[in-house]
Context: one part of a larger RNA
Molecule: small-subunit ribosomal RNA, central domain
Organism: uncultured Oscillatoriales cyanobacterium
RNA sequence: UUGGGCGUAAAGCGUCUGUAGGUGGUUUAGCAAGUCUGCUGUCAAAGCGCGAGGCUUAACUUCGUAAAGGCAGUGGAUACUGUUGAACUUGAGUGCGGUAGGGGUAGCGGGAAUUCCUGGUGUAGCGGUGAAAUGCGUAGAUAUCAGGAAGAACACCGGCGGCGAAAGCGCGCUACUGGGCCGUAACUGACACUGAGGGACGAAAGCUAGGGGAGCGAAAGGGAUUAGAUACCCCUGUAGUCCUAGCUGUAAACGAUGGGUACUAGGUGUUGCUCGUAUCGACCCGAGCAGUGCCGGAGCUAACGCGUUAAGUACCCCGCCUGGGGAGUACGCACGCAAGUGUGAAACUC
Repeated sequence: UUGGGCGUAAAGCGUCUGUAGGUGGUUUAGCAAGUCUGCUGUCAAAGCGCGAGGCUUAACUUCGUAAAGGCAGUGGAUACUGUUGAACUUGAGUGCGGUAGGGGUAGCGGGAAUUCCUGGUGUAGCGGUGAAAUGCGUAGAUAUCAGGAAGAACACCGGCGGCGAAAGCGCGCUACUGGGCCGUAACUGACACUGAGGGACGAAAGCUAGGGGAGCGAAAGGGAUUAGAUACCCCUGUAGUCCUAGCUGUAAACGAUGGGUACUAGGUGUUGCUCGUAUCGACCCGAGCAGUGCCGGAGCUAACGCGUUAAGUACCCCGCCUGGGGAGUACGCACGCAAGUGUGAAACUC
């Protein structure tokens, strides 16, 4: 250098944005850097190839000569790539008209339940378990009614349903705000795709400071169980869980499946928009586009399975893998308040 891979065997960065770089739609004119081609110079000799000759042959050796290629120069070709100019509208974006949504942030409000407090009724139990006990209760519990307080979560609707880049998002209303989809074809005219570094976001747990603390509940205490029981079960219960401002930056961050574009049988369900038929109208029926499920053909796959939402057929760009253990460890560096995170070996061993 060429060659193989990444759903489950090792392997897709947690997700997005974007710099350099790589790649890039249609038409036309110029240039000729890449590309193709002619010629010239050069690439010592020996050797290799070819044709002759000399030792009896061969090895060996002498003479002659070619081809291909490299570099440089020079003349030409212009389909493709590139570059410069001009133009286009299908890619991309903008506008206009609609539309669905738990997308985000802030504020205000609501009811059910739970616990606690006060008062009424009422009396001996309650609670808990496989069975018990610890625990609560005659200082009146549990139960029940009325009133009050607090915090957290929002039943039904609710759905293989919706939205979001992912993490994630679910009571109602208001304000601010992001994106999508459908229709139209007015505008820009390739403005595109990917993206090493960089940046932003990023569940839970954890950390700092200040609040808050109903329920639940690591740690801890007690009761059981057991040979033991530092557990599983029960009674308590602190951090935490909640809010505000910061930090951390990791997860089986999963579809274990990077992003983009194009193409390639069907069947069936569902969500959003639009059009057509029909109608007083909503439905219904048919079609298109955009999502989201199931089944399945070709094809692919080691198999399982995937199968227009591809793991099929191709192209572009990035990331990653190279036997198991040692080890996501050591060392160094960077980040962090810390916990630790990122990067990431080797000896040795099988």